[in-house]
Context: one part of a larger RNA
RNA sequence: GGAUGAACGCUGGCGGCGUGCCUAACACAUGCAAGUCGAGCGAGAAUUCCCGGACUGAUUCUUCGGAUGAAGGAAGGGAAGGAAAGCGGCGGACGGGUGAGUAACGCGUAGGCAACCUGCCUCUCACAGAGGGAUAGCCAUUGGAAACGAUGAUUAAAACCUCAUAACGCCAUAGAGAGACAUCUCCCUGUGGCCAAAGAUUUAUCGGUGAGAGAUGGGCCUGCGUCUGAUUAGCUGGUUGGCGGGGUAACGGCCCACCAAGGCGACGAUCAGUAGCCGACCUGAGAGGGUGAUCGGCCACAUUGGAACUGAGACACGGUCCAAACUCCUACGGGAGGCAGCAGUGGGGAAUAUUGCACAAUGGGCGAAAGCCUGAUGCAGCAACGCCGCGUGAAGGAUGAAGGCCUUCGGGUCGUAAACUUCUGUCCUUGGGGAAGAAGAACUGACGGUACCCUUGGAGGAAGCCCCGGCUAACUACGUGCCGGCAGCCGCGGUAAUACGUAGGGGGCAAGCGUUAUCC
Numbered sequence: 001g002g003a004u005g006a007a008c009g010c011u012g013g014c015g016g017c018g019u020g021c022c023u024a025a026c027a028c029a030u031g032c033a034a035g036u037c038g039a040g041c042g043a044g045a046a047u048u049c050c051c052g053g054a055c056u057g058a059u060u061c062u063u064c065g066g067a068u069g070a071a072g073g074a075a076g077g078g079a080a081g082g083a084a085a086g087c088g089g090c091g092g093a094c095g096g097g098u099g100a101g102u103a104a105c106g107c108g109u110a111g112g113c114a115a116c117c118u119g120c121c122u123c124u125c126a127c128a129g130a131g132g133g134a135u136a137g138c139c140a141u142u143g144g145a146a147a148c149g150a151u152g153a154u155u156a157a158a159a160c161c162u163c164a165u166a167a168c169g170c171c172a173u174a175g176a177g178a179g180a181c182a183u184c185u186c187c188c189u190g191u192g193g194c195c196a197a198a199g200a201u202u203u204a205u206c207g208g209u210g211a212g213a214g215a216u217g218g219g220c221c222u223g224c225g226u227c228u229g230a231u232u233a234g235c236u237g238g239u240u241g242g243c244g245g246g247g248u249a250a251c252g253g254c255c256c257a258c259c260a261a262g263g264c265g266a267c268g269a270u271c272a273g274u275a276g277c278c279g280a281c282c283u284g285a286g287a288g289g290g291u292g293a294u295c296g297g298c299c300a301c302a303u304u305g306g307a308a309c310u311g312a313g314a315c316a317c318g319g320u321c322c323a324a325a326c327u328c329c330u331a332c333g334g335g336a337g338g339c340a341g342c343a344g345u346g347g348g349g350a351a352u353a354u355u356g357c358a359c360a361a362u363g364g365g366c367g368a369a370a371g372c373c374u375g376a377u378g379c380a381g382c383a384a385c386g387c388c389g390c391g392u393g394a395a396g397g398a399u400g401a402a403g404g405c406c407u408u409c410g411g412g413u414c415g416u417a418a419a420c421u422u423c424u425g426u427c428c429u430u431g432g433g434g435a436a437g438a439a440g441a442a443c444u445g446a447c448g449g450u451a452c453c454c455u456u457g458g459a460g461g462a463a464g465c466c467c468c469g470g471c472u473a474a475c476u477a478c479g480u481g482c483c484g485g486c487a488g489c490c491g492c493g494g495u496a497a498u499a500c501g502u503a504g505g506g507g508g509c510a511a512g513c514g515u516u517a518u519c520c
Stems, first nucleotide, its partner, number of pairs: 001520004006516005013390006019383002021348001026346003030343003035090003040087002047080005055072002060067002097301003106226008116218002121214007129163004139152005169194007177186003199206002227273003234264003239261004244256003276298004280291004303324005326337004354380001356379003362376001363374004393423004403414004427461001428457001431454003437447001464509005469490003475504005485492002
């Protein structure tokens, strides 16, 4: 000098674009953050209408016995309606957060899989025949304070099951051919065995099953690279390899039985400390050094530890089970919870924001669609936290006013600075108009009556901070008297201090200026 997710002190007008818990992966009140499909299925509340008419009974007549019956209207039946819940499907494995752990095939880079999987999507081929038994819901009874259940009866499906059909699929086996990198792989022809499906409908379509390709996404393996310490020198028993098996989508001590005795290490094993990695960012002429906020890619985690289930995909942040700590409810028998999602609270800290608006756009989930959901996202709010831009007026104006300061008392200086005159209108203010962003028929805008344009008013509302001994641009006076103080280094101050404090003047930067911390 440059830089920062900064903080602190003084000061502070506007706009645009960004950024904003670096500390306690500390604890969390409250609200929201993942639903959707009635064109898969059964059932169907409120409400409205129609029929119905128990019951109440205005009015009128009366021979007082009664008759008349306006109006209201229960049960029950039907139609419309479609809430909430349930079964089923798809999605809750994406999106969002955090960096605790991890020195590792975790990441980066370059390859490999003759050792693998892939829902939705695209293409091609073929198919969808016949049956069955349940179960939630509803109803009844019932346990419990609650959370949540239990029993019985009954019911549907694209839920579940059985049979059929069956190949270019899978398994076994026989033969021929081809390929490579060992185990092997591919292809052709036979034989035997095995496996599927679901319908909806407004008749336009949308779905279902099997097989083969593709695309996308993943899994695994390998070479190289990836911090510090030797005041850590030896480490290792599933350890290293083999054979056989189990397991997996798949290779493999991944796991197991048996056999062998290996494997790693001064080219730094093991141990300890520290740390998410990268694209990038800062600095530097570069080489290099430092960093890993925001944005993008990968990884890991979701109170702590462990486990599996479902599924194409998880060993699953807003799923399940177990254990632990903590918090809450309780009728004391037992239950509930997990903000490292968005806001917000307490705490910690030098320090970091609103319990905002909208799905209008982009994107995502579901749906045939309308649409619903979306704290992703788009916006707004707060903060000079950063970068950039603009303003705080312009021109004229000497009697060099007043005043301050200095003075050799003549004057000098602040200083064209002010006053004053003439203007201007960025920002500001008044009134009016008013977008693009909407996806080309129309409708649809949170932002937002925002940006922008015209107009009214009036210089009015808008300048500070640090420094002035040398380094280093900028000097005098007074006060103080090794005191009080300054200080980045050298060093100033003990009675003439350009170094302390104040004033005048000056220098630098400017809505900022200094200080501190850290990196180059």